Predicted 3D model of a 74-nucleotide RNA (transfer RNA) from a Planctomycetia bacterium.
It matches the Rfam family "tRNA". The family's RNA type in Rfam is transfer RNA.
Its mean pLDDT, the model's own confidence on a scale to 100, is 80.
The source organism's lineage runs through Bacteria, Pseudomonadati, Planctomycetota and Planctomycetia.
């Protein structure tokens, strides 16, 4: 320099052919339970889907360019 991949919730990842409100585990918060913790139960909060720009009636999802990380050539 040049190829592949990757980038979604505080962590680790789904997300189907572009389509209706973007999920899950754990973690965080409240409430029950419990003498108390823990563990179970019920509920909740938490997202410019990496950034910017094109396409489209509609983009996480397709295209392009940028950045970051990883891995392989040089």
């Nucleotide at each position: 320099g040049g190829g592949c991949g990757a980038u979604u919730a505080g962590c680790u990842c789904a997300g189907u052919u572009g389509g209706c409100u973007a999920g899950a585990g754990c973690g965080c918060c409240u409430g029950c339970u419990c003498g108390a913790c823990a563990c179970g139960c019920a509920g909740g909060a938490g997202g410019u889907c990496g950034c910017a720009g094109g396409u489209u009636c509609g983009a996480a999802u397709c295209c392009u360019g940028c950045a970051u990380c990883g891995c392989c050539c040089a």